[in-house]
RNA sequence: GGCUCCGUGGUGUAGCGGUAACACACUACCUUUGCAGGGUUGGAGUCGGCAGUUCGAAUCUGCUCGGAGUCG
Repeated sequence: GGCUCCGUGGUGUAGCGGUAACACACUACCUUUGCAGGGUUGGAGUCGGCAGUUCGAAUCUGCUCGGAGUCG
């Protein structure tokens, strides 16, 4: 340098053109004398970045950044 794959709340993952979801973690409350456990509730993501296509993009396309693999 060429090619392939990955990038989504704090962490791990889903979502494959039409309101971004789940688990754990975290906040508050209930339960307990207290802790653990359980229950209810809430916050946290401009989906790596920039552009393009589209009525509409996490999703499709191009470039780019970071990571992994492979070929030379």
Molecule: transfer RNA
Organism: Patescibacteria group bacterium